[in-house]
RNA sequence: AGUUCCGUGUUCUAGUGGUAUGAUUUCUCCUUCACACGGAGAAGGUCCCGGGUUCGAUCCCCGGCGGGACUA
Numbered sequence: 001a002g003u004u005c006c007g008u009g010u011u012c013u014a015g016u017g018g019u020a021u022g023a024u025u026u027c028u029c030c031u032u033c034a035c036a037c038g039g040a041g042a043a044g045g046u047c048c049c050g051g052g053u054u055c056g057a058u059c060c061c062c063g064g065c066g067g068g069a070c071u072a
Base pairs, nucleotide, nucleotide: 001071002070003069004068005067006066007065011023012022018055025043026042027041028040029039030038048064049063050062051061052060
């Protein structure tokens, strides 16, 4: 320099156009003599940034930024 993949709560992750899923974490309650496990509930996301298409974008298109792989 070129090609290609990825970017979603603290962390990991699902989601191929209609108000983002689950686990983990933290807190509260139940359970226990107590702790752990277990059960119930809550908190936590402007989906990397900007623009475009669309009635509507995490998703499609363009550019940028960051990371990985391969080639030279």

Predicted 3D model of a 72-nucleotide RNA (transfer RNA) from Schizosaccharomyces japonicus yFS275. The organism belongs to Schizosaccharomyces japonicus, within Eukaryota. It matches the Rfam family "tRNA".